[in-house]
Molecule: small-subunit ribosomal RNA
Organism: uncultured prokaryote
């Protein structure tokens, strides 16, 4: 510090998701030790038991138990406070501190600064004083009540309890004269003097009173800061203020009567939800953001609400009273009770510990002190719950051991790892030894001070000395032995680490992306490896990363995202200069900012965690001083901003009024006759009752051609004949004027298409809705004929748009050039002229910016004010709840839920019912066919025991199969075999291999003849036979979507692609594109390209012409020879031919075109002319294309069978559909007679010649041929002549019937062919549809491979030998360039709604059901004050009669709980219900996306199953073609 996920791929956008720290954690697995910490986060739920606040006899009567002492004693005891003490009281201090908890609380509270009208026990200091006297009461005693708690009566008693008098100040009140107000004693020693013998007195200590002051400590007030919603906008009558009285320690409406009408709030009042608050703790570079656990500070609260008492303090956790709720005693009358103290319990909960020790330390209360009391506190326990430290052993050790895993079988890994040898003891385990943490108090002895004291108290200093819960612990010494001590996760990528088996979209894993459907590095196990280690994974949860709310530090044309426009108050900002101020600002002091924490330097525990010294900080807050640039205020001045004034200018700017003509419709006539009108094509519809056309008159309406134009004007919506009023803004020019008066604008308010409502009018045209007509599978559409609201007017309402430049206003500042519109200026040559400025409005473009496209003085550049708006998609601009409307609706605005995307620019392909060049037997022009018929074939489908498998658009169907009667064959039914029909090894035996016969369908069994081989070192081998064991043999079994080869197709189309550079942020361009040309990416020219590969051509065959060389079996011109005749013969190498070599052809030459090019057109010469005509050859690649059954091969599967043998069936079935063919419908014929000419094959298990036999197929014999010799082998259409004469025929041959012939072990299923008879369909084929462009098609026969026989197929050669081609408009397939895309599996794409079913959240809903709240009433416990007729009454007073005060009663206010009616607000939860989401391959359709096939969107009405249609108006985020215009060059 970053990575992964959107795409085919790239760049922004931009969400999710992960790699880090952290925790008061829980959960899985694991677990040796120690240190120092932490430990109910949930029910402030309920609590059983014990403790947790007492304490003082030196405040007091006293004396229940205890001890000890006295006295008495009957020896049992009994008295006896006398001593140590002390249970209950009475009194004093202290339970208000310590300790718990976070319910409540958004401010009565906290933080941090300040402030004034305040008390105050204790403690400190100081100053005065402390006199003198009276009445009670509890305990006790005795008598009652009651279960108990408890309580009443009478009587007795004390104080440091309680009351008065008396003094009293620097106390308080005052009218300033003057009035009021206090106390308390205990104790220690003691020398005089008294003494009722107790003391007094004197002193010393405690303590008491009163006033001042301190230190603390409480209480009150103010400023400023710290949570969220505005779907909470108004709140408030004690409410703001006054002056007065009352309360209170103390200010203040805190309280009460009057009087005023105020106060708060947008800088968020109020309401509603949440929340203790801080120091600080986790994260973070920092800014921040979450959090407030343990320790600190403050609040609050104490079963739940009121409420007051006593006190310095409380409205009071372990105190009182009342109410309510729950326990729990009870004699049913009545009573107790509060763990949110410390353990503990029970419940909740994914979860939080002993019902321990000490009071030794430290701290508190009491007390003079010893001392007591302390679940505060200090230790133990438990828990890996976290940090921290340490160990599980180090060192050596290759036969690289066995074992495990893997293998390519050779290894390789586990691995120096173990095992061995050597050594070491840290911890745990034993044994001993043993601290700090204690210092006081207490006591000796000297001192000091107090005092009359040498007592006694206090002190000081030396000795001296009791006290430790942890705990016999921390340390340390010894003892034995490597001895007791390692797991967990997690290995696709982010991310460090890979194989093997098992599973087979099952099981299963995921944090994202994702992985599993037979070869999973992603499941599960092994092994191996990586990370961390007494932990380690996962889950929760919070910072980060997130620049993803952005202040540091982000956006807004197109990704979300500028209100539709403008006026404007608050508010925010502001033009020059001059003084003066000091609020902001900035310097410096000064006090705070507790402490603990972080943070630096030290220091202590063996180190660290941990403890601690000491500094820094603690960025804040006040105080205060100074400075005077800058904001701000103030006072003055200024013209550059901003306005006024005068005089032009130019305009569809806005209201009203009035006028015109064109042209539709309509009405009346006239003339005239049949269609008119619509369309792709038609039909409704008008028209013989006279339309349509044509002419005249006439009416009513609405709109304003041409000028018109990226021209004008308006803020925007918007705006158009002229002509008049009235009016709003801009603008130029020249001066004079005010003197910053200026900009933005949250809320407000004003304008504001079209649709649409509302009243009254108007209505020619066009037209939502509706009618029909068409189209269509269907057509609620689109097309056509009518047609009503509407569109117009006049008032009033909506208040929205693609209201867009999808681009807020204003100001300045940064290169240009080109046009145009208003205005004004200059120059000459005075013109259609140039030039300059200045408002506008376009176009291009530098620099710049952008994610790219773009923008670019009219900025989307650089800046500045200011205001709106964003923050994944989706759900949704919707609920709901306010506000507006008549309504339609707008406005304002969400959350459950769900996805990992969603989206922009561009790139590269693909597609398009886009566009442009162009090619092809693609279409056109022609020949012939094919689809009708029969039969051959091959598929489908039936059908079978089996009909064996493949091959399915073009590119499967006369395909594999160049040839299924047995074999072939892989099929199916039967009979056999099991190391096996084949292969290699081992071991035994045998030569091998031959002969006959028996059963069988055969395979196979058994019997049986002959036969002893070759090589030898004699042991034996070798080849082959047989038996036996096991390793294995076999498999046409599966997967062709696990592969290799091999083919197919697009396509023999011309294209595919590198390397350097260069261009872009990149994907990718470029080169390859452009002008020309070609068959061609074939060349030329241009040109940020330059060059190069694979294809194209060419090179190879073959064929057409020559030349040469050879010369037999082919050939014969000349020369001889022979024959009935044949090159038969001798000879010849001229010609034909064979087959080796060569030559030719190259746009080479001419002329034109053309750009001087490349090429194209003519031509010449030539056998051949522009790749001369065929042929092999087939570029990157695409079609998971086709073949596991040619073959080869991974993996699976079978092994007495899925393997191998036989004989027999099948593959050849047949209502039926399709494809490929052959034969024919007939005179271009068909049939009979005679006759011509071929070229290339093939032949020994072969091809036969001839001769006899048969009508024929053949038979039968047999020359030649291993082949230019001989045979297959007579070519056949043609050409001559006969005949038939348009018939189902002298066509045409299916069928079937008789007979043969041929191969063959064997023609029944199931061969071919031959004869004699038989004579079926068929008279030229519908929609559709194929092939061909010249030696082609179309026609005619011939040969060959397969093969034992069995071609209408396939393949090869040859003979006749045509027609057409204007031409590219259309269909088809392909190239190349462009444009649009939402496609990328790529249009066989994508994808939109209804309807149907299952989940899931939510909305509305008659209600219900709680919760909390407002406002009226009622109704009032306990307690407060006030009030008093009634009762009672110690202390003072008294005239003794009362009073004065008090307390009970009683009532008034106040007030909690309860009621009770009526509202808000939320939660739940509820028949139905409305849309929303998600789900497998569901139904209808097909509405976007390409011109998506009627261009798409927005707003607004109607319509419709449903995506939609359709009217108006708008927009361009519309293809395409043309016109203008401009702009480069």
């Nucleotide at each position: 510090a970053g990575a992964g996920u959107u795409u085919g791929a790239u760049c922004a956008u931009g969400g999710c998701u992960c790699a880090g720290a952290u925790u008061g954690a829980a959960c899985g697995c694991u677990g040796g030790c120690g240190g120092a910490a932490u430990g109910c986060u949930u029910u402030a739920c309920a609590c059983a038991u014990g403790c947790a606040a007492g304490u003082c006899g030196a405040a007091c009567g006293g004396c229940a138990g205890c001890a000890c002492g006295g006295a008495c004693u009957u020896c049992g005891g009994u008295c006896u406070g006398g001593u140590g003490g002390c249970g209950a009281g009475u009194g004093g201090c202290g339970g208000a501190c310590g300790g718990g908890u976070g319910a409540g609380u958004a401010a009565u509270g906290u933080a941090u600064c300040g402030g004034a009208a305040u008390g105050c026990a204790u403690c400190c200091g100081c100053g005065a004083g402390a006199g003198g006297g009276g009445g009670a009461u509890a305990a006790c005693a005795u008598a009652g009540c009651g279960a108990a708690a408890g309580u009443u009566a009478u009587g007795c008693u004390a104080a440091u309890a309680c009351c008065g008098c008396a003094u009293a100040u620097u106390c308080u009140c005052u009218g300033a004269g003057g009035a009021g107000g206090a106390a308390a004693g205990a104790u220690g020693g003691g020398g005089a003097u008294c003494u009722u013998c107790g003391g007094a007195c004197c002193u010393g200590u405690c303590g008491c009173u009163c006033a001042c002051g301190g230190a603390g400590u409480a209480g009150c007030c103010g400023a400023u800061a710290g949570c969220g919603g505005a779907u909470u906008a108004g709140c408030u009558a004690g409410u703001a203020g006054g002056a007065g009285g009352g309360g209170u320690a103390a200010a203040g409406g805190c309280c009460c009567a009057c009087c005023u009408a105020g106060g708060c709030g947008a800088c968020g009042a109020u309401c509603c939800g949440u929340a203790g608050c801080u120091g600080g703790u986790c994260u973070g570079a920092g800014a921040g953001g979450a959090c407030g656990a343990c320790c600190a500070g403050c609040c609050a609260c104490a079963c739940u609400g009121g409420g007051a008492c006593u006190g310095a303090g409380a409205c009071a956790c372990g105190g009182c009273c009342c109410a309510g709720a729950c326990u729990c005693c009870u004699a049913c009358g009545g009573g107790a009770g509060g763990c949110a103290g410390c353990a503990g319990u029970g419940g909740u909960g994914a979860a939080u510990u002993u019902u321990g020790g000490a009071c030794a330390a430290u701290g508190g209360g009491c007390g003079a002190a010893a001392g007591c009391c302390u679940g505060a506190u200090c230790c133990a326990g438990c828990c890996a719950u976290g940090c921290c430290g340490c160990g599980u052993g180090a060192g050596u050790g290759a036969a690289g051991a066995a074992g495990g895993c893997c293998u390519u079988c050779g290894g390789g890994u586990u691995g120096u790892a173990a095992a061995g040898c050597c050594u070491u003891u840290u911890c745990a385990g034993g044994u001993g030894c043993g601290a700090a943490g204690a210092a006081a108090a207490g006591g000796u002895u000297a001192g000091u001070g107090u005092u009359a004291a040498u007592a006694g108290c206090a002190u000081u200093a030396a000795c001296u000395g009791c006290u430790g819960a942890c705990g016999g612990u921390a340390a340390c010494a010894c003892c034995a032995g490597a001895a007791g001590a390692a797991g967990c996760a997690c290995c696709g990528g982010c991310u460090a680490a890979c194989u093997a088996c098992g599973u087979g979209c099952c099981a299963g894993c995921a944090g994202c992306c994702g992985c599993g459907g037979u070869a999973a590095u992603a499941c599960g196990u092994a092994g191996g490896g990586u990370g961390c280690g007494a932990g380690c994974g996962u889950u929760a949860a919070u910072c980060g990363g997130a620049a993803u709310u952005a202040c540091u530090g982000g956006g807004c044309g197109u990704a979300a995202a500028g209100c539709g426009u403008g006026c404007g108050c608050a508010g925010g900002c502001g033009g020059u200069u001059u003084g003066a101020u000091a609020a902001g600002a900035c310097a410096g002091a000064u006090g705070u900012g507790a402490a603990a924490u972080c943070c630096c330097c030290g220091a202590g525990c063996u180190c660290a965690a941990c403890u601690u010294g000491g500094g820094a900080a603690c960025u804040g807050c006040a105080u205060u001083u100074g400075u005077g640039a800058c904001u701000g205020u103030u006072a003055g001045a200024c013209u550059a901003g901003a306005g006024u004034a005068u005089a032009g200018c130019a305009g569809a700017g806005g209201g009203g009024g009035g006028u015109a003509g064109a042209a539709u419709u309509c009405c009346a006539c006239g003339u005239g006759u049949a269609g008119c009108a619509g369309u792709g094509a038609a039909a409704u519809g008008c028209g013989u009752a006279g339309a349509u056309a044509u002419g005249u008159g006439g009416a009513g309406g609405a709109a304003u051609a041409c000028c018109g134009a990226u021209g004008g004007c308006g803020a925007a919506g918007g705006c158009a004949g002229c002509c008049c009023c009235c009016u709003g803004g801009g603008u130029u020019a020249a001066u004079a004027c005010u003197g910053a008066c200026g900009c933005u604008c949250a809320u407000g308010u004003a304008c504001g298409a079209a649709a649409g409502c509302g009243u009254g009018g108007g209505u020619a045209g066009c037209a939502a809705a509706c009618a029909g007509g068409a189209u269509u599978a269907g057509a609620u559409a689109c097309c056509c004929u009518g047609g009503u609201a509407g569109u117009c007017c006049a008032c009033g309402c909506c208040g929205u748009a693609a209201a867009c430049g999808a681009u807020g206003u204003c100001u300045a500042c940064u290169a240009g050039c080109c046009g145009u519109u208003g205005g004004g200026g200059g120059a000459c040559u005075u013109g259609a002229u140039u030039c300059c400025u200045u408002a506008g409005u376009g176009g291009c473009g530098c620099a710049g910016c952008u994610a790219a496209c773009g923008c670019g003085u009219u900025a989307a550049g650089u800046a500045g004010a200011c205001c709106g708006c964003c923050u994944g998609g989706g759900g949704a601009g919707u609920a709901c709840g306010g506000c507006c409307g008549c309504a339609a609706g707008g406005u304002u605005a969400a959350a459950a839920c769900u996805c990992a995307a969603a989206u922009g620019a561009a790139u590269u392909g693909a597609c398009g019912g886009g566009g442009g060049c162009c090619c092809g037997c693609a279409c056109a022009a022609g020949c012939g066919g094919u689809g009708g018929a029969g039969c051959a074939u091959g598929u489908g489908g039936u059908u079978u025991a089996a009909u064996u498998c493949g091959a399915u658009g073009c590119a499967a169907c006369g395909c594999g199969a160049a040839g299924a009667a047995c074999c072939u064959u892989a099929c199916c039914a039967g009979g056999u075999c099991u190391u096996g029909a084949c292969a290699u090894c081992c071991a035994g035996a045998g030569a091998a291999c031959u002969u006959a016969c028996u059963a069988g369908a055969g395979a196979u069994a058994g019997c049986u003849u002959g036969g002893u081989g070759c090589c030898u070192u004699c042991g034996g081998g070798a080849a082959c036979u047989c038996u036996g064991u096991g390793a294995c043999a076999g498999g046409u079994g599966c997967u062709g979507c696990a592969u290799g080869g091999c083919u197919g197709u697009c396509g023999u189309c011309a294209g595919c692609u590198c390397g350097u550079g260069u261009u872009g942020u990149g994907a990718a361009a470029u080169g390859u594109u452009g002008g020309g040309u070609u068959a061609a990416g074939u060349c030329c020219c241009g040109u940020a390209a330059c060059g190069a590969g694979c294809g194209c051509a060419a090179c190879c065959c073959u064929u057409a012409u020559c030349c040469u060389u050879a010369u037999u079996u082919g050939c014969c011109a000349g020369c001889a020879c022979g024959u009935a005749a044949u090159g038969g013969u001798g000879g010849g190498a001229a010609c034909u031919c064979u087959a080796g070599g060569g030559a030719g052809a190259c746009u080479g030459c001419c002329g034109g075109u053309g750009a001087c090019a490349a090429a194209c057109c003519g031509g010449a010469g030539g056998a051949a002319g522009g790749u001369g005509g065929g042929g092999a050859c087939g570029a990157c690649g695409u079609c998971a294309a086709g073949u596991c059954a040619u073959c080869a091969u991974g993996g699976c599967c079978c092994u007495u069978a899925c393997g191998a043998c036989c004989a027999g069936g099948g593959c050849u079935a047949c209502a039926c559909a399709c494809g490929u063919g052959c034969u024919a419908c007939a005179a271009u014929g068909g049939u009979c007679u005679a006759c011509a000419c071929a070229a290339a094959g093939g032949g020994u298990u072969c091809c036969a010649a001839g001769c006899u036999c048969g009508c024929g197929a053949g038979a039968g014999u047999a020359a030649g041929g291993c082949a230019a010799u001989c045979c297959c082998a007579c070519a056949a259409a043609a050409c001559c002549g006969g005949u038939c004469g348009u018939a189902g025929u002298c066509c045409g041959g299916a069928u079937u019937g008789g007979a043969g012939u041929c191969u063959g072990c064997a023609a029944c299923u199931c061969g071919a062919c031959u004869c004699c008879a038989u004579g079926a369909a068929g008279u030229c084929g519908g929609a559709a549809u194929c092939g061909c462009u010249a030696g082609u098609a179309a026609u005619c026969g011939c040969g060959a491979a397969u093969c034992a026989g069995a071609a209408u197929g396939u393949c090869g050669a040859g003979g006749u030998g045509a027609a057409u081609a204007c031409g590219u408009u259309c269909c088809c397939g392909g190239g190349c360039c462009u444009u649009g895309u939402a496609c990328a599996c790529a249009c066989c794409g994508c994808c939109c709604g209804u309807c149907a079913c299952a989940c899931c959240a939510u909305g509305g809903g008659a209600g219900u059901g709680g919760a909390u709240u407002g406002c009226g009433c009622c109704a009032g416990a306990a307690g407060u004050a006030g009030g008093u007729a009634g009762c009672u009454u110690a202390a003072c007073c008294c005239u003794c009669g009362g009073g004065a005060g008090a307390g009970c009663g009683c009532u008034u206010a106040c007030c909690a709980c309860g009621g009770u009616g009526u509202g808000g607000u939320u939660c739940a939860u509820g028949a139905c219900u409305g849309g929303g989401g998600u789900g497998a391959a569901g139904u209808c359709g097909u509405a976007a996306c390409a011109a998506g096939g009627u261009a798409g969107c927005c707003g607004u009405a109607g319509g419709g199953g449903a995506a939609c249609c359709u009217g108006c108006g708008g927009c361009u985020g519309g293809a395409u073609c043309a016109c203008c215009u401009c702009c480069u060059u």